[in-house]
């Protein structure tokens, strides 16, 4: 240098054939329970969907280009 995978909430990851929703788990806050705490159970905060352009009436999902992480050739 080529080539294939990945990138999504603070972490682990889901998102199906372009539209209905930006989710879920855990984590943080706010409460119940409880002498207290853990646990457990309600609610709640939290996202430039790696960057940047293209398609399109509409991109987390399609198409180029770069970036960052792995694996493989050379």
């Nucleotide at each position: 240098g080529g080539g294939c995978c990945c990138g999504u909430a603070g972490c682990u990851c889901a998102g199906u054939u372009g539209g209905u929703c930006a989710g879920a788990g855990c984590a943080g806050c706010c409460g119940a329970c409880u002498c207290a705490u853990a646990a457990u159970c309600g609610g709640u905060u939290g996202g430039u969907c790696g960057c940047a352009g293209g398609u399109u009436c509409g991109a987390g999902g399609c198409c180029u280009g770069c970036c960052g992480g792995g694996c493989c050739c050379a």

A computed fold for a 74-nucleotide RNA from a Nitriliruptorales bacterium, annotated as transfer RNA. Taxonomically the source falls in Nitriliruptorales (Bacteria, Bacillati, Actinomycetota, Nitriliruptoria). The sequence was found in a public genome assembly. Its Rfam family is "tRNA". Rfam classes the family as a transfer RNA.